[in-house]
Context: one part of a larger RNA
């Protein structure tokens, strides 16, 4: 000089894009953030219009149209946060995987046959304060169970043909065994089974890269290897037995700090050097800690069980709960926002669809946090007015600056018009943006510093006192360096300071 998720002082007109707990991964009130299907299933409840004497009537309708909870199903593993741990195949990059997994999707082939028994809902009959929960009775299914049938896939044994570095791979033939299925709306649809091909998309293995430290030099027992068994979607000490004695390491093991890592950011002529907010990928985590369960996926932020510390209810017997989701609140701290709108867009779930649900997004509020843009007026106008300050007292400066004259209307206001974003109904943003009209220079400049580096100088106060100061270094009776005035400089809705990198 640049640069910043910045904080402070002084100051503040607008608008557009962004950007806002860096610290307590501290604790949370309150509401919202994940449902959705009647084109899977029983069940319960509810029903329009007219007249009325309020007694009811007439008329339509029910194979219907909605609510409700509950079996089913699919989602909830995504999408949103957070950087605590962790120095690791965590990540980045390249490879392998003859050792694997994939729900929805999409291509192809073949099938969708027959029977059964049950539970929740619901009644009843208890316990419990409540959370809930036993017990008996009834009922449905795309819920669950048996049989059948097998292009096909699995396994076992006996051949054949190709291939590979190898453990074997892939094609193919006999023969035995085992393995499927669900319906629904209503005439074409949407599902069900198996099997084979994709696409994504995950999981393993490796090489390679990218931190401090030797005031850590030794280090390991499931450690290394074999073998055999479980075990896994799969290889493997992954776990187990049993058997050998290995296996790392000064090219840094072990230990100890530190730390999410990448695109990339910021600086630098580059080489390099710090950093890793926002936006994207990956990763880890959901109060600590452990652990399964469902399920194509999880070892599961708004699931579950178990300890534990915190909080809360409570008939003291027992419960309940997790904001590193939006927003809010309390605490910390220099220091970081609204308990907003709306599903209209894009984008998810769910459903045949019509929808519904969406603090993901889409905007809006609030902060000069930061970038960029704009605007505070042009033009004229010397008797160089008043006024201020300096003077050698003559004048010199502020300073064409002001008054004044003539304009001009951008921004801000005031009135009117009004949108794209939507192909169609359907616009939160929004009566915005834009666009037209109108009034008046009308509403709108400040902050730092002026000894030298480093641009800009006098007066007066003050007297090593007050104070300044980034380094030199000013101040002790003539301070261009203190303090205050004029005057200058240099930035500008900003300008200083401070921290931190380069």
């Nucleotide at each position: 000089g640049g640069a910043c998720g910045a904080a402070c002082g002084c100051u503040a007109g607008c608008g557009g894009c962004g950007u806002g707990c860096c610290u307590a991964a501290u604790g949370c009130a309150u509401g919202c953030a994940a449902g959705u299907c009647g084109a899977a299933c029983g069940c319960a409840c509810u029903c329009g219009g007219c007249c009325u004497u309020c007694g009811g009537g007439c008329c339509a309708u029910a194979u219907g149209a909605g609510u409700g909870a509950g079996u089913g199903g699919c989602g909830a593993a995504c999408g949103g946060g957070u950087g605590a741990g962790g120095a690791a195949c965590a990540c980045g990059u390249g490879a392998g995987g003859a050792a694997c997994c994939u729900a929805c999707c999409c291509c192809g082939a073949a099938g969708u046959u027959u029977g059964g028994g049950a539970u929740a809902a619901c009644u009843c009959a208890g316990g419990g304060a409540a959370a809930c929960u036993c017990g008996a009775g009834c009922u449905a299914a795309u819920a669950c169970c048996a049989a059948a049938u097998a292009c096909c896939c699995c396994c076992a044994c006996c051949g054949g043909a190709u291939c590979g570095a190898a453990u074997g791979g892939u094609c193919u033939g006999g023969c035995g065994a085992g393995g499927a299925a669900a319906g629904a709306u209503u005439u074409a649809u949407c599902g069900c089974u198996u099997c084979g091909g994709g696409a994504g998309g995950g999981c393993c293995u490796c090489g390679c890269g990218g931190c401090c430290u030797a005031u850590c030099a030794g280090c390991u027992a499931g450690u290394u290897g074999g073998u055999g068994a479980g075990g896994u979607a799969a290889c493997g000490g992954c776990u187990c037995a049993c058997c050998a004695a290995g296996g790392c390491g000064u090219c840094g093991a072990c230990g100890g700090g530190u730390a999410g890592c990448u695109g990339g950011u910021c600086u630098g002529a580059g080489a390099g050097g710090a950093c890793g907010a926002a936006c994207a990928g990956c990763c880890a985590c959901a109060c600590u800690g452990g652990g399964a369960c469902u399920g194509a996926g999880a070892c599961a932020c708004g699931g579950c069980c178990c300890a534990g510390a915190c909080u809360c209810c409570u008939a003291c017997g027992g419960g309940a709960g997790g904001c590193a989701g939006c927003a809010g609140c309390a605490g910390g701290g220099a220091a970081u926002a609204u308990u907003g709108c709306a599903c209209a867009a894009u984008g998810g779930g769910c459903g045949a669809a019509a929808g519904c649900c969406u603090g993901a997004u889409g905007c809006a509020g609030c902060g000069a946090c930061g970038c960029c843009g704009c605007g505070u007026g042009g033009g004229g106008g010397a008797u160089g007015a008043a006024g201020g300050c300096c003077c050698u007292a003559g004048g010199g400066u502020c300073g064409u600056a002001a008054a004044c004259c003539c304009c001009u209307u951008u921004c801000a206001g005031u009135g009117g018009g009004g949108a794209c974003g939507a192909a169609a109904c359907u616009g939160a943003c929004g009566g915005u943006a834009c666009c037209c009209a109108c009034a008046g220079a009308a509403g709108a400049a400040g902050g730092u510093c002026c000894g030298g580096c480093c641009a800009a100088c006098u007066a007066c106060g003050u007297g090593c006192c007050a104070g300044c100061a980034g380094c030199c270094g000013c101040g002790g009776u003539a301070a261009g360096a203190c303090g205050u005035a004029g005057g200058g400089a240099c930035c500008a809705a900003g300008c200083g300071u401070u921290g931190u990198c380069c």
Description:
Small-subunit ribosomal RNA, 5' domain from an Acidimicrobiales bacterium, 502 nucleotides, folded computationally. It matches the Rfam family "Bacterial small subunit ribosomal RNA". Rfam links the family to the GO terms structural constituent of ribosome and ribosome. The sequence was found in a public genome assembly. NCBI's taxonomy places the organism under Bacteria, Bacillati, Actinomycetota, Acidimicrobiia, Acidimicrobiales. The coordinates come from a structure-prediction model, not an experiment, and the mean pLDDT is 88.